[in-house]
RNA sequence: GCCGGGGUAGCUCACCUGGUUAGAGCGCGGGACUCAUAAGCCCGAGGUAGAGAGUUCGAGUCUCUCCCCCGGUA
Numbered sequence: 001g002c003c004g005g006g007g008u009a010g011c012u013c014a015c016c017u018g019g020u021u022a023g024a025g026c027g028c029g030g031g032a033c034u035c036a037u038a039a040g041c042c043c044g045a046g047g048u049a050g051a052g053a054g055u056u057c058g059a060g061u062c063u064c065u066c067c068c069c070c071g072g073u074a
Stems, first nucleotide, its partner, number of pairs: 001073007010026004019057001028044004050066005
């Protein structure tokens, strides 16, 4: 350089045919329980979906350019 995969919450990942409010687990904050702590239970905060542009009535999802990570290849 070329080919393939990936980038969504602090972390690990869902979200497969473009449409309704973007979710789960862990973590974090609070509550209740307990003599107290932990575990378990209840509630909550947290996202420009890597950056930008395009298509569309509508984009995390399709197209293009760029950036970053992983693997393959000469």